[in-house]
Context: one part of a larger RNA
RNA sequence: GAACGAACGUUGGCGGCGUGGAUUAGGCAUGCAAGUCGAACGAAUCCCGGGGGGGUAACUCUCCGGGGGAAGUGGCGAAAGGGGCAGUAAGGCAUGGGUAACCUACCCCGGGGACCGGGAUAGCCCUCCUAACGGAGGGGUAAUACCGGGCGAUGCGGCGAGAUUGCAUGGUCUUGCCGUGAGAUGAGUUUCGCCUCGGGAGGGGCUCAUGUGGUAUUAGCUAGUUGGUGGGGUAAUGGCCCACCAAGGCGAAGAUGCCUAGCAGGUGUGAGAGCACGACCUGCGCCACUGGCACUGAGACACUGGCCAGACUCUUACGGGAGGCUGCAGUCGAGGAUCUUCGGCAAUGGGCGCAAGCCUGACCGAGCGACGCCGCGUGCGCGACGAAGGCCUUCGGGUUGUAAAGCGCUGUCGAGGGGGAGGAAAGCCCGCAAGGGUCUGACCUAUCCCUGGAGGAAGGACGGGCUAAGUUCGUGCCAGCAGCCGCGGUAAGACGAACCGUCCUAACGUUGUUC
Numbered sequence: 001g002a003a004c005g006a007a008c009g010u011u012g013g014c015g016g017c018g019u020g021g022a023u024u025a026g027g028c029a030u031g032c033a034a035g036u037c038g039a040a041c042g043a044a045u046c047c048c049g050g051g052g053g054g055g056u057a058a059c060u061c062u063c064c065g066g067g068g069g070a071a072g073u074g075g076c077g078a079a080a081g082g083g084g085c086a087g088u089a090a091g092g093c094a095u096g097g098g099u100a101a102c103c104u105a106c107c108c109c110g111g112g113g114a115c116c117g118g119g120a121u122a123g124c125c126c127u128c129c130u131a132a133c134g135g136a137g138g139g140g141u142a143a144u145a146c147c148g149g150g151c152g153a154u155g156c157g158g159c160g161a162g163a164u165u166g167c168a169u170g171g172u173c174u175u176g177c178c179g180u181g182a183g184a185u186g187a188g189u190u191u192c193g194c195c196u197c198g199g200g201a202g203g204g205g206c207u208c209a210u211g212u213g214g215u216a217u218u219a220g221c222u223a224g225u226u227g228g229u230g231g232g233g234u235a236a237u238g239g240c241c242c243a244c245c246a247a248g249g250c251g252a253a254g255a256u257g258c259c260u261a262g263c264a265g266g267u268g269u270g271a272g273a274g275c276a277c278g279a280c281c282u283g284c285g286c287c288a289c290u291g292g293c294a295c296u297g298a299g300a301c302a303c304u305g306g307c308c309a310g311a312c313u314c315u316u317a318c319g320g321g322a323g324g325c326u327g328c329a330g331u332c333g334a335g336g337a338u339c340u341u342c343g344g345c346a347a348u349g350g351g352c353g354c355a356a357g358c359c360u361g362a363c364c365g366a367g368c369g370a371c372g373c374c375g376c377g378u379g380c381g382c383g384a385c386g387a388a389g390g391c392c393u394u395c396g397g398g399u400u401g402u403a404a405a406g407c408g409c410u411g412u413c414g415a416g417g418g419g420g421a422g423g424a425a426a427g428c429c430c431g432c433a434a435g436g437g438u439c440u441g442a443c444c445u446a447u448c449c450c451u452g453g454a455g456g457a458a459g460g461a462c463g464g465g466c467u468a469a470g471u472u473c474g475u476g477c478c479a480g481c482a483g484c485c486g487c488g489g490u491a492a493g494a495c496g497a498a499c500c501g502u503c504c505u506a507a508c509g510u511u512g513u514u515c
């Protein structure tokens, strides 16, 4: 000098764009953050219309038709999105390969198909237990839930045959036999949906090479350890796991141990080489009170799913139960230190749905903080041999200083009032089409007009040298200053004050850290 997720002191007008829990991965009150589909299913309360019974009537009971749809069954989603960086020095990351060892819901393209049946179960009704969470028994009902049969493939598996590739196992192609191997209706005009096969796109698993901290005041480490055979397991290779066999494997090019740490794109600085860092944003990894485990599923060993154990908190009728903000706000604590318990789904994106639409603390916006960068303003012109006051003085004067006053203007920003494009075209409706119609803004947006009047808007640090800028008074090695050199013991340009000056300016200094 530059930089910062900064903090502290003094000061503080406006706006734009960013950015804001770095410490205790400490504990959390409250609200919200993942639902949706009635065009899968049977239905309660309820509403409308009609019939019947009771009743003088109001009303009530029941049946039929339509609407509606709590809770429930079922489907899809909930593995994304959002947060954090504890762990991890290599199951990570970066770059480049391999998979002849693999998977892939939704989406796209193409081929083929969709026949006939069955038994349950939740909801519901009845009974019982229970403080609660909830639980037990019986009856009975539906489906795109579940099960069986038929037909049935170029798919899969087994046993063969042939061809092909530089080698090649479970490669690829052709082919024979045996086995295995699906389905679902709803709505009804379409469309959507289902089963199966092949391909694609995007996504993922596994694996290899190279690179990716410190420490030798850590020198030896290793029994599933290294390899083989056979098996198990997996979507798939493999000591991944197991039985048997062999005795190997790693290491001074640093094994093993210990300490530290998420990695990268990048960021800061620097002429560069390098050094330091990894906030925000993006990609990857890992974590979800602590430890372990599996289930479901295309996908998890699953932040707002389940089970077990532990610590903690709440509750209890003492038998037992409930919970997990490292989501958005917010709270306590610790700290030098880090925000609103805001608005909206209008846009973009996501889930479900034929759609209308619903949900979305993702997101879009607003709020708070000079935390950072940038922009603007706090007025402009004229105005004295130069007011007053202050300070200095050699007492003549000098300086503050065109500065003020005064005169004449302007109207940015702020204030009050009014207008206001654009962010909005999709969607929906009509139409064979061309096309036409219609709806939607949280954010008082950009910007424009009117009113009024210099009015509402300047400070901070420094002045011995480094280093731009000095005089007077006070103090008297005291009080104090200080980044280094050093100032202060009676004339202090270095302490304190005043005046004057210098630098920067809505900031200016100090501290911390990096180059």
Stems, first nucleotide, its partner, number of pairs: 001515004006511005013376006019369002026332003030329003035076003040073002046067009083287003092212008102204003107200007115149004124139006155180010186192001213259003220250003225247008262284004266277004289310005312323004340366001342365003348362001349360004379409004389400004413456001415451005423443001427438004459504005464485003470499005480487002
Molecule: small-subunit ribosomal RNA, 5' domain
Organism: uncultured bacterium